[in-house]
Molecule: Bacterial RNase P class A
Organism: Bacillota bacterium
RNA sequence: CGAGUUGGCCAGACGAUCGCGGGCAACUGUCCGAAAGGUGUUGCCUGAGGAAAGUCCGAGCUGCAUUGAGCAGGGUGCUGGAUAACGUCCAGUGGGAGUAAUCCUAAGGAAAGUGCCACAGAAAACAAACCGCCCCUUUUUGGGGUAAGGAUGAAACGGUGCGGCAAGAGCGCACCAGAGGCCAGGUGACUGGUCUGCUUGGCAAACCCCACCCGCAGCAAGACCGAAUAGGGGAAGGAUGAGGUGGCUCGCUGACUUCCCGGGUAGGUCGCUUGAGGUGUCCGGCAACGGCCACCCCAGAUAAAUGAUCGUCCAUGACAGAACUCGGCUUAUGGCCAACUCGUGAU
Numbered sequence: 001c002g003a004g005u006u007g008g009c010c011a012g013a014c015g016a017u018c019g020c021g022g023g024c025a026a027c028u029g030u031c032c033g034a035a036a037g038g039u040g041u042u043g044c045c046u047g048a049g050g051a052a053a054g055u056c057c058g059a060g061c062u063g064c065a066u067u068g069a070g071c072a073g074g075g076u077g078c079u080g081g082a083u084a085a086c087g088u089c090c091a092g093u094g095g096g097a098g099u100a101a102u103c104c105u106a107a108g109g110a111a112a113g114u115g116c117c118a119c120a121g122a123a124a125a126c127a128a129a130c131c132g133c134c135c136c137u138u139u140u141u142g143g144g145g146u147a148a149g150g151a152u153g154a155a156a157c158g159g160u161g162c163g164g165c166a167a168g169a170g171c172g173c174a175c176c177a178g179a180g181g182c183c184a185g186g187u188g189a190c191u192g193g194u195c196u197g198c199u200u201g202g203c204a205a206a207c208c209c210c211a212c213c214c215g216c217a218g219c220a221a222g223a224c225c226g227a228a229u230a231g232g233g234g235a236a237g238g239a240u241g242a243g244g245u246g247g248c249u250c251g252c253u254g255a256c257u258u259c260c261c262g263g264g265u266a267g268g269u270c271g272c273u274u275g276a277g278g279u280g281u282c283c284g285g286c287a288a289c290g291g292c293c294a295c296c297c298c299a300g301a302u303a304a305a306u307g308a309u310c311g312u313c314c315a316u317g318a319c320a321g322a323a324c325u326c327g328g329c330u331u332a333u334g335g336c337c338a339a340c341u342c343g344u345g346a347u
Base pairs, nucleotide, nucleotide: 001343002342003341004340005339006338007337008336009335010334012313013312014311015310016309017308018307020047021046022045023044024043025042026041027040031038032037049319053330054329056328057327058326059325060324061218062217063216064215073214074213075212076211077210078092079091080090081089082088093107094105095104096103097102108209109208113207114206115203116202117201130150131149132146133145134144135143136142158176159175160174161173162172163171177199178198179196180195181194182193183192184191185190222270223269224268225267232261233260234259235258236257237256243253244252245251277296278295279294280293282291283290284289314317
């Protein structure tokens, strides 16, 4: 210098004027209101994000309902830890990619059982001989042995070699791969050594089995106050009963007045932002994270504010806008810095 990997940080800066949401304080007209207060004016403070997004996971909170057990159903799935919890994070193990830094990984069980393995192939899993090879009969379209060779396939009953054999075969041996037992190390996943010829196909993002977890809905949750108008319920009067019930009788209903009751709507208040909160020192831990102390308060609107203009500068500022709140993941996106890896050149 080039190519790359990982991690962290910033999100135009400062000032002036005008304007908007929220909070506090003072004032406020014979403006509204019975009052509390509202309205208005002035001053001060404060006012989006790293993703506020997707709404994909996990929680708090609220209601259903006062709680537990079982079945069904769903989810997670190497080990140990972190956490309120998680499908997240940290540290490791095994496997895979890369020269490397580093990255990816639904990674339990196939010897509980059932099932599937297209086409091709003789055979797709405990049973087999299509071609070939060997032996015996003998010359036939016969009997037997053989998984070494050919051929098929994604996959063929461990692989290579030597011995052995009629030809072969873990039949025997050496090395390699796997399985099981034992020993050692590790909390564990697992690793190393050694012994046994023990050699048993794959698929569980097929059913299933095992372990653990899970009730449902969501702030338009939910709680409270509550008009006007219309309607509902009750009591009394009316009543010696208006009207209706197709004409009549009975029965039923019940006009009008006064009082009381409760529900809903408009509207308002709360929920609403002090919280598993942030920053800093120290301590514990490899780390995620936890603990002590100190300091800080950092939007809370409801038709919904966070804007506009100008000046100076850096050099032209990307993606994008809160709506109950947190912890994650994913996606979008401009720039800066650090560490590390590989290559090339110079000293």